[in-house]
Context: one part of a larger RNA
RNA sequence: UUAGGCAUAAAGCGUCUGUAGGUGGCUUUUUAAGUCCACCGUCAAAUCCCAGGGCUCAACCCGUGACAGGCAGUGGAAACUACCAAGCUGGAGUAUGGUAGGGGCAGAGGGAAUUUCUGGUGAAGCGGUGAAAUGCAUAGAGAUCUGAAAGAACACCAAUGGCGAAAGCACUCUACUGGGCCGAGACUGACACUGAGAGACGAAAGUUAGGGAAGCGAAUGGGAUUAGGUACCCCAGUAAUCCUAGCCGCAAAUGAUGGAUAUAAGGCGCUGUGUGUAUCGACCCGUGCAGUGUUGUAGCUAACGCGUUAAGUAUCCCCCCUUGGGAGUACAUUCGCAAGAAUGAAACUC
Numbered sequence: 001u002u003a004g005g006c007a008u009a010a011a012g013c014g015u016c017u018g019u020a021g022g023u024g025g026c027u028u029u030u031u032a033a034g035u036c037c038a039c040c041g042u043c044a045a046a047u048c049c050c051a052g053g054g055c056u057c058a059a060c061c062c063g064u065g066a067c068a069g070g071c072a073g074u075g076g077a078a079a080c081u082a083c084c085a086a087g088c089u090g091g092a093g094u095a096u097g098g099u100a101g102g103g104g105c106a107g108a109g110g111g112a113a114u115u116u117c118u119g120g121u122g123a124a125g126c127g128g129u130g131a132a133a134u135g136c137a138u139a140g141a142g143a144u145c146u147g148a149a150a151g152a153a154c155a156c157c158a159a160u161g162g163c164g165a166a167a168g169c170a171c172u173c174u175a176c177u178g179g180g181c182c183g184a185g186a187c188u189g190a191c192a193c194u195g196a197g198a199g200a201c202g203a204a205a206g207u208u209a210g211g212g213a214a215g216c217g218a219a220u221g222g223g224a225u226u227a228g229g230u231a232c233c234c235c236a237g238u239a240a241u242c243c244u245a246g247c248c249g250c251a252a253a254u255g256a257u258g259g260a261u262a263u264a265a266g267g268c269g270c271u272g273u274g275u276g277u278a279u280c281g282a283c284c285c286g287u288g289c290a291g292u293g294u295u296g297u298a299g300c301u302a303a304c305g306c307g308u309u310a311a312g313u314a315u316c317c318c319c320c321c322u323u324g325g326g327a328g329u330a331c332a333u334u335c336g337c338a339a340g341a342a343u344g345a346a347a348c349u350c
Base pairs, nucleotide, nucleotide: 003322004321005320008303012318014201015200016199017198021194022193023192025088026087027086028085031082033081034080035077036076037075038074039073041071042070043069049065052062053061054060091191092188093187094186096183097182098181099180103177104176106174107173108172109171110154114150115149116148117147119145120144121143125136126135162169163168206247207246208245209244210243211242215241220236221235222234223233258317259316260315261314262313263312266295267294268293269292270291271290272289273288274287275286276285299306300305324349325348332343333342334341335340
């Protein structure tokens, strides 16, 4: 390489858009490149296979005939792939009527709580722990009641629920805006799927500059505990956490399960939207599509389990794997302010 694999054994890129490429619906026509058939030429000899023959046999030697296959040419076939031309509507899309939603972004508003400050009442403790101490407090703390300020997060509703490509998204209102689903069936007429490179987005932490700073809190200081205690517990507390504009590009970025299409038992829910029956109407009882769960048949699986949302049955395209360690290391290159990221060995060893 072939082959076999990729939930848990090595292996699905974090997610999407999309170039080249690969693959691709139905009907009719053209051509004959692929494909198939026939003929012809050639593929030295020796070797291999094989009628027959010769060494007493055999090895060996002589010798006849090839088969299969490759390449080129000639002549045909036209089902399939491809090409040409014309059409179709089922895939895909546009328009249209509805509809659900924490989808995104910007602005405005809100209450509870916390902390601080001001003032009143009041008077000896408060706080904290397994127990304490550090700490706060007669310069009036803690408690309680007015008033003011600040920053961050949005209880209940809340769900097995919703939306988004993923990361993720939840107080309320408004403006702008993306996508989905359902209905009817007007229009385009294969416009599709996947996607090497490439591009975009991408939690937290980290980083640059400027703000902000209530709570919390790496580092750090102190008090305990302990043989010690660079910890667990307590009192403080810087960076960070928040905002704006950049960078970083990594996560157990998980469903440890790439995307698309078709197909193949059911039962019981939930969400969105149609529809039948019924009715004044809402229920009830059925049913379609899209999503989201649970249980389970066939089948699959090493087992666990999966099971119309497959890990079943098939097709297409892409990433990736090939014993453990060395090692996601070294070197080199690209990117980055840095931290580092991406690509990524070998010797040696078992």